[in-house]
RNA sequence: GCGCCCAUAGUUUAACGGAUAGAAUAGAGGUUUGCGGAACCUCUGGUACAGGUUCGAUUCCUGUUGGGCGCG
Numbered sequence: 001g002c003g004c005c006c007a008u009a010g011u012u013u014a015a016c017g018g019a020u021a022g023a024a025u026a027g028a029g030g031u032u033u034g035c036g037g038a039a040c041c042u043c044u045g046g047u048a049c050a051g052g053u054u055c056g057a058u059u060c061c062u063g064u065u066g067g068g069c070g071c072g
Base pairs, nucleotide, nucleotide: 001071002070003069004068005067006066007065010025011024012023013022018055027043028042029041030040031039048064049063050062051061052060
């Protein structure tokens, strides 16, 4: 330099182009307990960035950034 793949919550991850982006775990609060843990309930928190297509984009297209693999 060329090709392919990946990027969603602190972490691990779901989501035919259409419902308020869904879980688990972590964190905060509560119930319970002699205290803690466990259990149960509630809450917080996310689509890497910039454009494009579309009535509608996490999803499709282009570019950029970061990561992985292969070729030279």
This is a predicted structure of a 72-nucleotide RNA (transfer RNA) from a Pseudomonadota bacterium. NCBI's taxonomy places the organism under Bacteria, Pseudomonadati, Pseudomonadota. Its Rfam family is "tRNA". Rfam describes the family as follows. Transfer RNA (tRNA) molecules are approximately 80 nucleotides in length. By type it is a transfer RNA. The RNAcentral record of the sequence draws on ENA.